[in-house]
Context: one part of a larger RNA
RNA sequence: UUGGGCGUAAAGAGCUCGUAGGUGGCUUGUCGCGUCUGCUGUGAAAGCCUGCGGCUUAACCGCGGGUCUGCAGUGGAUACGGGCUGGCUAGAGGUAGGUAGGGGCAAGCGGAAUUCCUGGUGUAGCGGUGAAAUGCGCAGAUAUCAGGAGGAACACCGGUGGCGAAGGCGGCUUGCUGGGCCUUACCUGACGCUGAGGAGCGAAAGCGUGGGGAGCGAACAGGAUUAGAUACCCUGGUAGUCCACGCUGUAAACGUUGGGCGCUAGGUGUGGGGUUCUUCCACGGACUCCGCGCCGUAGCUAACGCAUUAAGCGCCCCGCCUGGGGAGUACGGCCGCAAGGCUAAAACUC
Repeated sequence: UUGGGCGUAAAGAGCUCGUAGGUGGCUUGUCGCGUCUGCUGUGAAAGCCUGCGGCUUAACCGCGGGUCUGCAGUGGAUACGGGCUGGCUAGAGGUAGGUAGGGGCAAGCGGAAUUCCUGGUGUAGCGGUGAAAUGCGCAGAUAUCAGGAGGAACACCGGUGGCGAAGGCGGCUUGCUGGGCCUUACCUGACGCUGAGGAGCGAAAGCGUGGGGAGCGAACAGGAUUAGAUACCCUGGUAGUCCACGCUGUAAACGUUGGGCGCUAGGUGUGGGGUUCUUCCACGGACUCCGCGCCGUAGCUAACGCAUUAAGCGCCCCGCCUGGGGAGUACGGCCGCAAGGCUAAAACUC
């Protein structure tokens, strides 16, 4: 390479938008580019295949046919793909009416708790551990009451519950704002899907400038433990954790499962909507659409397991894998303030 694969064996990009490209619903007419077919020309000879023949045979040689899978011209076919053209509404989008939500951003507000400060009461301990000690305390601690300051996080509700593309999102109120779902079937009329490059978003830690700093707490110091203890435990504690703006661009960024569409038994629970039956209401029953779980049939799977939220059956598009180590490293390039990131080998070795 032909292939075969990607939940756990190597392999799905962290996520989204989107350029080129690839791919694409039903139908009318037309062209005849792809496609199919006839004929003509060409496709040198040798070679190769095949038949016959010539050297006594073979090798070798001669003759005929075929091959040369191609290209061009020309005549025709028009189902399928394609171009152009007209139409359609089942895909997609929009209008209208509802609806749930920790979706995002900004501002304001609230209570509980920790710490600190001031004052009152009060006296000898507190704290901490397996046990202790360091530490704090007669300069009055711990405990308790009142007042004050400040920062961070929002108990209960809270839920295999909700929302978001992912990262992620949780006190309350207001403003601005994105998306979803349901109903109607009024409008557009294939406008769709995917997406190499590219762009944006992207936990934590980290970086820059300026603020903030209650609690926690890398580093660090001390106390223990221990053979040692650069740890686990304890007392402290700086960066950080918080805010604004900018950078970084990674992760067990995981469902370790790319996106879209269609098809393929069911049962059960739960969140949102609709229709209907019952009904005083609340509830409850049936059907249905959209989510989130559990169980399970066929089928799949090496097994585990998956199973209408597929890892089943198919189609379209992208990404990725190809023995272990060396190595996600070196070199080069691009990006970054740096830390480093992205891209990505080889020798050698088993």
Molecule: small-subunit ribosomal RNA, central domain
Organism: uncultured bacterium